[in-house]
Transfer RNA from a Pseudomonadota bacterium, 74 nucleotides, folded computationally. It matches the Rfam family "tRNA". It is annotated as a transfer RNA. RNAcentral records the identical sequence in 2 taxa. The RNAcentral record of the sequence draws on ENA.
RNA sequence: GGGCCCGUGGUGUAGCGGCCGAACACACUGGCCUGUCAAGCCAGAGAGCGCGGGUUCGAAUCCCGUCGGGCCCG
Numbered sequence: 001g002g003g004c005c006c007g008u009g010g011u012g013u014a015g016c017g018g019c020c021g022a023a024c025a026c027a028c029u030g031g032c033c034u035g036u037c038a039a040g041c042c043a044g045a046g047a048g049c050g051c052g053g054g055u056u057c058g059a060a061u062c063c064c065g066u067c068g069g070g071c072c073c074g
């Protein structure tokens, strides 16, 4: 230098153009339960999707650029 893959709550993942006002698990907060803690049960807060632009009536999802990480080739 070239190619491919990945980037989404605190962490790990899902999502594949409209049912997403973004879901699940763990973690976190409050309550119930318990002599207390843990477990269990109920409720809640927390991300607009690495960043910028474009396409579209509509984009996390498609396209372009760019940043970071990984792998391969030279």
Stems, first nucleotide, its partner, number of pairs: 001073007010026004018057001028044005050066005